[in-house]
Context: one part of a larger RNA
RNA sequence: CUGGGCGUAAAGCGCGUGCAGGUGGUUUCGUAAGUAGGGCGUGAAAGCUCCCGGCUCAACUGGGAGAGGCCGUACUAAACUGCGGAGCUAGAGGAUGGUAGAGGGAGGUGGAAUUCCAGGUGUAGUGGUGAAAUGCGCAGAUAUCUGGAGGAACACCAGUGGCGAAGGCGGCCUCCUGGACCAUACCUGACACUCAGACUCGAAAGCUAGGGUAGCAAACGGAAUUAGAGACUCCGGUAGUCCUAGCCCUAAACGAUGCAGACUAGGCGUCGGCGGUUUAAUCACCGUCGGUGUCCAAGCUAACGCGAUAAGUCUGCCGCCUGAGGACUACGGCCGCAAGGCUAAAACUC
Numbered sequence: 001c002u003g004g005g006c007g008u009a010a011a012g013c014g015c016g017u018g019c020a021g022g023u024g025g026u027u028u029c030g031u032a033a034g035u036a037g038g039g040c041g042u043g044a045a046a047g048c049u050c051c052c053g054g055c056u057c058a059a060c061u062g063g064g065a066g067a068g069g070c071c072g073u074a075c076u077a078a079a080c081u082g083c084g085g086a087g088c089u090a091g092a093g094g095a096u097g098g099u100a101g102a103g104g105g106a107g108g109u110g111g112a113a114u115u116c117c118a119g120g121u122g123u124a125g126u127g128g129u130g131a132a133a134u135g136c137g138c139a140g141a142u143a144u145c146u147g148g149a150g151g152a153a154c155a156c157c158a159g160u161g162g163c164g165a166a167g168g169c170g171g172c173c174u175c176c177u178g179g180a181c182c183a184u185a186c187c188u189g190a191c192a193c194u195c196a197g198a199c200u201c202g203a204a205a206g207c208u209a210g211g212g213u214a215g216c217a218a219a220c221g222g223a224a225u226u227a228g229a230g231a232c233u234c235c236g237g238u239a240g241u242c243c244u245a246g247c248c249c250u251a252a253a254c255g256a257u258g259c260a261g262a263c264u265a266g267g268c269g270u271c272g273g274c275g276g277u278u279u280a281a282u283c284a285c286c287g288u289c290g291g292u293g294u295c296c297a298a299g300c301u302a303a304c305g306c307g308a309u310a311a312g313u314c315u316g317c318c319g320c321c322u323g324a325g326g327a328c329u330a331c332g333g334c335c336g337c338a339a340g341g342c343u344a345a346a347a348c349u350c
Base pairs, nucleotide, nucleotide: 003322004321005320006319007304008303012318014201016199017198021194022193023192025088026087027086028085029084030083031082033081034080035077036076037075039073040072041071042069048066049065050064051063052062053061054060091191092188093187094186095184096183097182098181099180103177104176105175106174107173108172109171110154115149116148117147118146119145120144121143125136126135162169163168206247207246208245209244210243211242215241216240220236221235222234223233258317259316260315261314262313263312266295267294268293269292270291271290272289273288274287275286276285277284299306300305323350324349325348332343333342334341335340
């Protein structure tokens, strides 16, 4: 070294792009590096195995034979892998014609509501709670009507509906732009899969600079509750929440389930295509491809459960785990304006 694992027990990187590396469809010709075969060479002594012998035996020891190599060398074989040549089209990509969508960016625009301001009507309360009080109100509130200002979010539609790699995305319109699916089988001809390092994106909170601020609201102030109340409830309220530019890089970043491919009974629903049957046309039904759910066969699983969207049966590649605490820590390094992040021990204890 030849292990066993990773939905919930320790364990899938938050997500992607992708160099090196690993892996690689089908036919044929060649080659002979891997591979296979026997030959030759070498494989000191000791050791190891077998046989014979010596110390009374054994250990120990003398002699003989054998085994022993990711070795060298030339020869032979050519199935498999590699390498070189020539092909193929089932993988992959392209083309053409369609389809759906809160996918992304920018600009514009609409109505409801809250708040504030001005004015009208109107008078003593209002608001809030379990009950109250703080608060607001005769300097005219609450209620109601008209007009105006401004910011933020988009009711209904709305759906185990859709889109996106993930984070995530929801009024309407325009522009720019990414991806997916279906049909045709026209083109290329293995161009592929995975991916250490690297690079991109990455909710919320937080940070820097400038703007903005209606509502909400950490901190903070007050009223209650209470033994106390640092809280839960109430009245206020600043950062923040919003925008622009730049950082931060974390999460129960979850399907707690890496990516790609193949294979393995079915039933029911739903979204987007296409084909067929039917119809005057829809509808409906049947088939098929792609998504998204649900219930189950076989099988798997410690059980729960999973079950063609696998946690079933297999292949390739990557990541990760190896008793609990110490410790998502210390030290060092790298990154960051900071907050901190990434990497990551040991003593000691059980």
Molecule: small-subunit ribosomal RNA, central domain
Organism: uncultured bacterium